This is a predicted structure of a 90-nucleotide RNA (transfer RNA) from Variospora velana. Model confidence (mean pLDDT): 80 of 100. Rfam family: tRNA. The family's RNA type in Rfam is transfer RNA. The sequence is in RNAcentral, with records from ENA. Lineage of the source: Eukaryota > Lecanoromycetidae > Teloschistales > Caloplacoideae > Variospora.
[in-house]
């Protein structure tokens, strides 16, 4: 210079024409503990709060599917082109 593959939420990927799926991470809850101060209380007990943590359970949010063009009734999904990354040949 050619050739292959890949490119989907923060991240890790699945989906190969008919409303993008799951896991981890965030957010809320709950349930445990632990803290601080409050009222009750004969009491080391009881009651709701504040602030933090883990572990399980729920729930929510968050993608114009790399980019522009074509095909088609419809495109992440085929077609061309280009960018990035990554591998192969010279």
């Nucleotide at each position: 210079g050619c050739c292959c593959u890949a490119a989907u939420g923060g991240c890790u990927c699945a989906g190969u024409g008919g409303u993008a799926a799951a896991g981890c991470a965030c957010c809320u809850c709950a349930c445990u503990c632990g803290u601080a101060a409050u009222u009750c209380c004969u009491g080391u007990g009881a009651u709701g709060u504040u602030c933090g943590a883990a572990a399980u359970g729920a729930g929510g949010g968050g993608a114009u599917c790399c980019a522009a063009g074509g095909u088609u009734c419809a495109a992440u999904u085929c077609c061309u082109u280009g960018u990035u990354a990554g591998g192969g040949c010279a």